Predicted 3D model of a 485-nucleotide part of an RNA (small-subunit ribosomal RNA, 3' major domain) from a metagenome. The full RNA is in RNAcentral, with records from SILVA. Its mean pLDDT, the model's own confidence on a scale to 100, is 84.
[in-house]
Context: one part of a larger RNA
Order: sequence, then structure tokens, then C1' cells
RNA sequence: UGACGGGGGCCCGCACAAGCGGUGGAGCGUGUGGUUUAAUUCGACGAUACGCGAGGAACCUUACCAGGGCUUGACAUGUACUUGAAGGCUUAAGAGAUUAAGUCGACCUUUAGGGGACGGGUACACAGGUGCUGCAUGGCUGUCGUCAGCUCGUGUCGUGAGAUGUUGGGUUAAGUCCCGCAACGAGCGCAACCCUUACUGUCCGUUACCAGCAGGCCUUCGGGCGCUGGGGACUCAGGCAGAACUGCCGGUGACAAACCGGAGGAAGGUGGGGACGACGUCAAGUCAUCAUGGCCCUUAUGUCCUGGGCUACACACGUGCUACAAUGGUCGGUACAAAGCGUUGCGAGACGGUGACGUCCUUAGCAAAUCGCAAAAAGCCGAUCUCAGUUCGGAUUGGAGUCUGAAACCCGACUCCAUGAAGUUGGAAUCGCUAGUAAUCGCGCAUCAGAACGGCGCGGUGAAUAUGUUCCCGGGCCUUGUACA
Repeated sequence: UGACGGGGGCCCGCACAAGCGGUGGAGCGUGUGGUUUAAUUCGACGAUACGCGAGGAACCUUACCAGGGCUUGACAUGUACUUGAAGGCUUAAGAGAUUAAGUCGACCUUUAGGGGACGGGUACACAGGUGCUGCAUGGCUGUCGUCAGCUCGUGUCGUGAGAUGUUGGGUUAAGUCCCGCAACGAGCGCAACCCUUACUGUCCGUUACCAGCAGGCCUUCGGGCGCUGGGGACUCAGGCAGAACUGCCGGUGACAAACCGGAGGAAGGUGGGGACGACGUCAAGUCAUCAUGGCCCUUAUGUCCUGGGCUACACACGUGCUACAAUGGUCGGUACAAAGCGUUGCGAGACGGUGACGUCCUUAGCAAAUCGCAAAAAGCCGAUCUCAGUUCGGAUUGGAGUCUGAAACCCGACUCCAUGAAGUUGGAAUCGCUAGUAAUCGCGCAUCAGAACGGCGCGGUGAAUAUGUUCCCGGGCCUUGUACA
């Protein structure tokens, strides 16, 4: 100087407390361990692994296994020799990779030998490796932590390590600001500048909008429909600008910084949300995104193919979904979103089918503020069920189908009929959340031929509680002890 203390002081955080909803019990989905296996590819392991890499394993992917093949190679560059345009098609063998045969095709240039682009073969340099080492590395990332810290120059003090500044009194979300002070300044962080959301003005009006005016269509004669002319009001879209600064008032305070209350205001003290992560820590993670040193393989640890596996199942754990019901289930009627996506696409409408879906000889519209996906759902109105393993719950299984795709046996999703399991609110323990949040309800997107209960977004409905900091956990500052570094 640090680190540590079941030392002290001060202070924060959904850390506790106060509340609301879960997990732990059940069934299923998914990941992991274990076991099994020819293989169940590899990585990730307290917090910081376990719906994680994977934004989607039937083949492919694919790295694993079995079998069948290749050896200048599936891929790159170059040299020498040789040969054929490139390329397309057919047949045979085979699981295919591949092998054999036939056929069509004849580019540019030329001194007529040849040369060039491209392909095959031989030889050689070399290729190739998801092989090892993340404890050789770059880059990227997690975590402490959006915590308020981490340092430097000069000066001063100390023999020196070092100290001071950065401590102290207040204050703040903040090393934020003020005052004081052997310090005076500065840098990286904080904050602000960026995006979005909330309010207003102005400009611009098509595909958005429709108040007033005219027309048209429908009409139960009340009215309804932006359908047309038109309008520039409103909504909305998008540019530009304004607006919030403790600016104003009162109180407290040290005449400071600031705090408390109030006014005005769409918004008030960082308005809400996001992006943004200091010096460093964990030899944290990643050699399997990529790059890369070293080591290793080179008729194989490379590469091609078929099939299998990654989907196994006595069991254990994590994370989710659906429930156990009446604040509910079922049936009928009826309202109100936002954000997205669409031509290899979204697909209206009509018809067929109980339905998934199919058909219209690929039919309307739409490269989309124009057309479509699209029905929002919870909600509201009415009917029914009457507390039961039930009209709760939907696992499992049998049968029949639909769709995608060469192909759904291993191993897809969906539909219909039948079946109708466990489950009556969950031990010890444990998680999330402070407001448009939790809880609850649906909608969309990426990946994607098909395949979400996951992920990422969007809106609808919309709470309870916080007396407080004794205690648990993590952190910041000062101080003290130490046989620790």
C1' cells in the first nucleotide's frame, strides 16, 4: 500500500421487510447429468453452464457410427507434358458415390506448326483437417456493475515503500455540486450531446383523413356507406422549430451547494424507455464463427456417398407450457388494437369437405399508408352446466385423413371420430416484480420446403404494497486490528 475480520461509523440496491404472482407436487415440451449405445458429434458447469452456442437435426445441415469408394484430392495458385471447345442428352451396372458405352455440340486467334478461355489425365510444388493446446494468442463476449470509481503532471511531505491531491463539513442517482484544506490543475469514467415516447406550432397533403357543400348507392325512411366531385378543418404520416432550466414563489440551510412545499404547465426536478459499460478482476468463455503461433495427421485425423445416430431411457436436476375449475367450462350473438410481413410471395371471393385442406385448367387485387395475411383475444350481452375426478383436465392409445417435401418407418406439423390418465393448489426450500410495472389476454416477426409450449417485438385489460434499514445477500466511502501478500 492492499486484502481480510462472526471490528466500528456513514450510505445504497426488489437485498430484506410490506405486498402480488409463481417454481418445488401432476402430465407434457425443452436443455443438462447419468446410464445405454456401433454412434448416441463437440463445447458451456456456483453466482457468470443447463429453451445456452442452435434465429429452427427426416436427407442435407453433421462435425459422430457402420459399410462402400477416392488419393494433387470436394476447394486454391503455379510449372511441365498430354488430351479434349465449353456444355447438354441417352443407355447399362450399382444403395449411391461412381464406372462403362453412345450421341449432339465444334468458341476466339493464327505466320496453319500452334496460341488463348474452359474441361479431363500424368508428374511435382502443394492443398485439406470442426485434429490438440482459450494455460502460447488476436478479435469478440460474460461478470463484478451503469457500481462511482480509476489515474496522471507539477508542487509539497517522507531515508524509502509511499502519502498528499481523491481526506474533512454539507449535498447528490453520481469523485454531482458547494465550502474548507499543501496543494494547484488535468485525463478516463458520471452527466449532457444520439434514438424513441409524452405536448404545441409551422410546412407538406397521397395511397392517409371527411367537418361543412354537392352527387351516387343501400334503406326497416330513423339513417348508413369516403363510393365520386371536392375540401385542407380534424385524424395521421413525415421534415423543421418550440417547450423543462430548480427558470418563478415560500420555507429550511452556512449569505453556499442543495433539500422540502407550491404555482403555472402536456410534462417537474435525470419526465418514461433505449443505446452507451472507466482502470481493472475471474490464467472466466470461445482454436467449433473468424483469424493465428506451436504440435500432430498426409492412400488419412483429408474427401465423396448410402444408411443409421445427434430424437435411446431404470433415474436425477434446471427451465417452460397446460391444468387441478364457477372471478370457471361449453354454445350463440356483438365490440375495440398496435407493430410487422408479402412476387420462388400474401392470397380476397365462389364452390366441395364435419375439419385440417382442396378446386376454380392457377381466379380478383397487390412489389403494397392503395391489395392481402387479418378472425384480435381477454371484454360485453344471453343461454346452459351446479361442485362431481364433473359438460373440470387433457396425457395416452386405436382408427381414418390433410399438408410440406424425391422421401414423414426410425423421426414432422395439423385435422376428425373414439379413448379419456395423473391432477382437488403442491414438504423442506426457492424465484420474479415498485406502475402502465406485476398479473392476465391475444397479435406479429426472424430462422424456415415443412417443423415453437423457445426467442425477439407489439398492443388490450390492469392491480397490491413500501411503517422502515434490526437482520440475510451484494456493493461504495472513512476508520481500526492483523503472526496474510